[in-house]
This is a predicted structure of a 106-nucleotide RNA (SAM riboswitch aptamer (S box leader)) from an Acidobacteriaceae bacterium.
Rfam family: SAM riboswitch aptamer (S box leader). Rfam's curators write: The SAM riboswitch is found upstream of a number of genes which code for proteins involved in methionine or cysteine biosynthesis in Gram-positive bacteria.
It was read from a public genome assembly, where an Rfam model found it.
Taxonomically the source falls in Acidobacteriaceae (Bacteria, Pseudomonadati, Acidobacteriota, Terriglobia).
The prediction has a mean pLDDT of 78.
RNA sequence: AUUUCAUGCAGAGUGGUUGAGGGACGAGCCCUGUGACGCCACGACAACCGGACAGAACAUAGUACCGGUGUCAACUCUCUCCUGGAUGUUGCAGGGUACAUGAGAU
Repeated sequence: AUUUCAUGCAGAGUGGUUGAGGGACGAGCCCUGUGACGCCACGACAACCGGACAGAACAUAGUACCGGUGUCAACUCUCUCCUGGAUGUUGCAGGGUACAUGAGAU
């Protein structure tokens, strides 16, 4: 880098540093000098993978104890393409695409 599978309506933040952007892209909307993004420290959430509990093996479910990731504004913030049925023009349901994370394959 390509690809497969699973998940994406729950949950969880303070301090330091820096100083103007950020929420992937487009549109919208929102966050932000009452300090964004990033980085660091400590903490928390979660339960994808390995281990432990756990007994010969396997399967299923669990705990959150150890390790590997991940996450800690807003449903992946919403929408974009298709379908359905409503309807004063906007919301609803399903699917798809894209994206993110994990585990595997090449």